[in-house]
Context: one part of a larger RNA
RNA sequence: GACGAACGCUGGCGGCGUGCCUAACACAUGCAAGUCGAACGGGGUGCUCUGGAAUGAGUCUUCGGAUGAUUUCCGGGGUUACCUAGUGGCGGACGGGUGAGUAACGCGUGAGCAACCUGCCUUUCAGUGGGGGAUAACAGCUGGAAACAGCUGCUAAUACCGCAUGAUGUACGUUGGGGGCAUCCCUGAUGUAUCAAAGGCGCAAGCCGCUGAAAGAUGGGCUCACGUCUGAUUAGCUAGUUGGUGAGGUAACGGCUCACCAAGGCGACGAUCAGUAGCCGGACUGAGAGGUUGGCCGGCCACAUUGGGACUGAGAUACGGCCCAGACUCCUACGGGAGGCAGCAGUGGGGAAUAUUGGGCAAUGGGCGAAAGCCUGACCCAGCAACGCCGCGUGAAGGAAGAAGGCCUUCGGGUUGUAAACUUCUUUUAUCAGGGACGAAGGAUGUGACGGUACCUGAUGAAUAAGCCACGGCUAACUACGUGCCAGCAGCCGCGGUAAUACGUAGGUGGCGAGCGUUGUCC
Numbered sequence: 001g002a003c004g005a006a007c008g009c010u011g012g013c014g015g016c017g018u019g020c021c022u023a024a025c026a027c028a029u030g031c032a033a034g035u036c037g038a039a040c041g042g043g044g045u046g047c048u049c050u051g052g053a054a055u056g057a058g059u060c061u062u063c064g065g066a067u068g069a070u071u072u073c074c075g076g077g078g079u080u081a082c083c084u085a086g087u088g089g090c091g092g093a094c095g096g097g098u099g100a101g102u103a104a105c106g107c108g109u110g111a112g113c114a115a116c117c118u119g120c121c122u123u124u125c126a127g128u129g130g131g132g133g134a135u136a137a138c139a140g141c142u143g144g145a146a147a148c149a150g151c152u153g154c155u156a157a158u159a160c161c162g163c164a165u166g167a168u169g170u171a172c173g174u175u176g177g178g179g180g181c182a183u184c185c186c187u188g189a190u191g192u193a194u195c196a197a198a199g200g201c202g203c204a205a206g207c208c209g210c211u212g213a214a215a216g217a218u219g220g221g222c223u224c225a226c227g228u229c230u231g232a233u234u235a236g237c238u239a240g241u242u243g244g245u246g247a248g249g250u251a252a253c254g255g256c257u258c259a260c261c262a263a264g265g266c267g268a269c270g271a272u273c274a275g276u277a278g279c280c281g282g283a284c285u286g287a288g289a290g291g292u293u294g295g296c297c298g299g300c301c302a303c304a305u306u307g308g309g310a311c312u313g314a315g316a317u318a319c320g321g322c323c324c325a326g327a328c329u330c331c332u333a334c335g336g337g338a339g340g341c342a343g344c345a346g347u348g349g350g351g352a353a354u355a356u357u358g359g360g361c362a363a364u365g366g367g368c369g370a371a372a373g374c375c376u377g378a379c380c381c382a383g384c385a386a387c388g389c390c391g392c393g394u395g396a397a398g399g400a401a402g403a404a405g406g407c408c409u410u411c412g413g414g415u416u417g418u419a420a421a422c423u424u425c426u427u428u429u430a431u432c433a434g435g436g437a438c439g440a441a442g443g444a445u446g447u448g449a450c451g452g453u454a455c456c457u458g459a460u461g462a463a464u465a466a467g468c469c470a471c472g473g474c475u476a477a478c479u480a481c482g483u484g485c486c487a488g489c490a491g492c493c494g495c496g497g498u499a500a501u502a503c504g505u506a507g508g509u510g511g512c513g514a515g516c517g518u519u520g521u522c523c
Stems, first nucleotide, its partner, number of pairs: 001522003005519005012392006018385002020350001025348003029345003034090003039087002042084004046079009058067003097303003106228008116220002121216008129163001131161002138153006169194011199208003229275003236266003241263008278300004282293004305326005328339004356382001358381003364378001365376004395425004405416004430460006439450001467512005472493003478507005488495002
């Protein structure tokens, strides 16, 4: 000098930041990923038309009855508006958290892929013909305490499956040209085989989709060179191990996996083993070289109760998906089930120690949707904390009878000290009142959580606001009393045993100041 700090004493305000470093310990509760009815069939509500039954105010009456407002119930049709469990699509692989593991192509820098993939987006070319069978929802039945499950029957689609068409794709064959980096790569002609599709909305125009292909962009995958902590009181390590042939597998190369063959491969230029650790841009310090560090913010990686596994998908071996096993917690009718905060708050625990179960989608951004819009604890804000940095204030000028009081004193006085009182002034801040934003950007209208906040104006009144540490030397700042090697102090040297500038208190002084000291860590 620095800090994600803590502790002690003290504490007025504002702005901007930061805030579980420990138990990757366990978690009550709420929220954190949905959306699309313009993909689909249903269901419900509303509106409207209508049928039947009951009711029966009133009117007419030949007193038999007729007509019939209203209300209730049971249906049927249409419609567009809304809601939606289900099928289907896209998104839940982003965003958010944590740092356990990892000494590794994990990360960083630089290259390579003639060995690869890429939903949505952009550009270009071509196409979108004609059929089929199911199934959820629903209805009925059944089992179960529940979670949920089963059987039968009906039905739709942009769900699923054949057929047609089909090349510049793919595979194989024939043939030509060019190039390179070893395997090879690029490009042309030709033959055979093979592979597509889905509709929706709109009066319409058209728009949004769908299928195949080529390219781009974006995002990823893989390989290599170099760099990347400590220990030799760890010296040998290795059997898919090292290489080859063949096969399988992958988007792709590869012992990635397998069969066979060979006996290799690494290592004092430190293999192996053990310990520690996420890495970087950066941060702190230092004149620099360097040392230390990786919290906030940004990039990459890894993980999601522990271990294992795949499924779906363009993408995961998937935090708020699935399956299995373990530990733990909960429900249970004891047969069986449910759960996963290292998301945001919050709770217990651990700890020297770290916040609200807040507001809003107004802005920025994301998902879905044609849109309106919905969702968004990302984010924007507010709350708490002197935790940090920065700024402001606690008044200013005058004022000597140098008041009183305190302390010291050689008793003369000195000092506190222009300090106070007192006079004049100001109003930052505070309080109250009036006004009141920018942030809002879409063609117009409308749209602000923050917030009646910031800010402006006025009023009131010095009014609401100072402490902490030190004073032997290092080191700025001294006297008195108490104590008497006691009580105590102390970073080092060292103080204290009867005049202690070193302990305790008081007065005074010095330093910093809403802080000041102490402790810890790094330079």
Small-subunit ribosomal RNA, 5' domain from an uncultured bacterium, 523 nucleotides, folded computationally. The full RNA is in RNAcentral, with records from ENA and SILVA. It matches the Rfam family "Bacterial small subunit ribosomal RNA".